Overview:
The RNA shown here (TPP riboswitch aptamer (THI element)) has 101 nucleotides and comes from an Ardenticatenales bacterium. The model forms 96% of the base pairs in the Rfam consensus.
RNA sequence: UGCGACUGCUGGGGGAGCCAUCGGGCUGAGAUCCGCGCAAGCGGGGACCCCACGAACCUGAUCUGGAUGAUACCAGCGUAGGGAAGUGGUCUAGUUCGCUC
Numbered sequence: 001u002g003c004g005a006c007u008g009c010u011g012g013g014g015g016a017g018c019c020a021u022c023g024g025g026c027u028g029a030g031a032u033c034c035g036c037g038c039a040a041g042c043g044g045g046g047a048c049c050c051c052a053c054g055a056a057c058c059u060g061a062u063c064u065g066g067a068u069g070a071u072a073c074c075a076g077c078g079u080a081g082g083g084a085a086g087u088g089g090u091c092u093a094g095u096u097c098g099c100u101c
Stems, first nucleotide, its partner, number of pairs: 001094001004091007011051004017026003032045005057082003063076004
């Protein structure tokens, strides 16, 4: 000096459930609350996650295969296409310079 990692502050991005017992249960970081609306849906708040070595999240997708009581549950798709940043601190792969032997 510093790939990268962790972290602070500010700013921003994002999200859908399923169900045999109606008591609740399953997965997950997260399936929540309020308002408007006949409904579809829209808007806002909170928590959570993510911000470029970006799988947070979207498209493909009313997808394909496998499970389950059921599901966007698991895997593929996916070296695919998109996708929202600045700065400070700490540690550090490596590299360079100096001194000594």